This record gives sequence, structure tokens and C1' cells, in this order.
RNA sequence: CAGGUUCUUCGGGGAAGGUGAGACUCCUUACCGGUAGUGACUUCGACAAAGAUCGAAGCAAGCCUACGACUCCGCCAGUUUGGGUGGACUGAAUCCGUGAAACUCGGAUGCCGACGGUACAGUCCGGAUGGAAGAAGAACGAC
Repeated sequence: CAGGUUCUUCGGGGAAGGUGAGACUCCUUACCGGUAGUGACUUCGACAAAGAUCGAAGCAAGCCUACGACUCCGCCAGUUUGGGUGGACUGAAUCCGUGAAACUCGGAUGCCGACGGUACAGUCCGGAUGGAAGAAGAACGAC
């Protein structure tokens, strides 16, 4: 110390009021935003200095790209719980501004949110003291 293997830990947020026999589901007004990538941001370094440029690190989007979660189907091994794998499904944004350049910056107005339960649920209860995208760390470790 590359790729890799094994193990450990971590890994989703959010509500009040009103109506009503009954609603944390309706109505009103609020509130919330998983993971990775992407910079015109920040810091450091390189060339005497500045700028530009290059390099490194960090940070940056619910609605840009990709992934995960939920649901359904097939296949494989297996049967105590359950595991592996392939597929289907998979929500939502515009305008203005600045500028050489913006779907991420500034402003404005919008929009979206699995399944089961229940007075119709992003915010309540449940599967879930679960799983996962992934993140961090440790051990092994060729040259």
C1' cells in the first nucleotide's frame, strides 16, 4: 500500500386547530425530505506575486442523473427462521435574475410522497427490535 476477502458499527424526517357520533385520515394553516453523482462554493498546494490554469480535500438538488425502500411475477438451492438471482413496477418544476456559462446559486410561485389498518393518512398505528442503497472503521494482504 492497489484490487480483493472477512468482520464490526452506523444507516428517514415531520401537526396544530376546526367540523363531526366518530377523523393525528376530511377542511384550514403548518411541517418533513434516504443514498451516490454532478459546482460558478470553501480551504490547501503548484508557477516570484495577483489573476487564470492545474491538482488535492471538504461541502452542495425531495421534484437533473442513477440507486434504495414498498408491491407483484419467474428461476435456483433449500426448508427451522429464511437465502440467492432475474424481471415488472418505480412520484414531483417552472418562471424571473446574475453571469461567458446555472434544472444545484438568489428571488417568486408551484408540485410530489409504497403497502395493510382506520372516517379517505408523506406526518398516526402496523409489517419493522426487520431489510437496503450506502457510509465509517478494523483485520488479512501481492508488488
Predicted 3D model of a 143-nucleotide RNA (FMN riboswitch aptamer (RFN element)) from an Ignavibacteriales bacterium. The sequence was found by an Rfam model in a public genome assembly.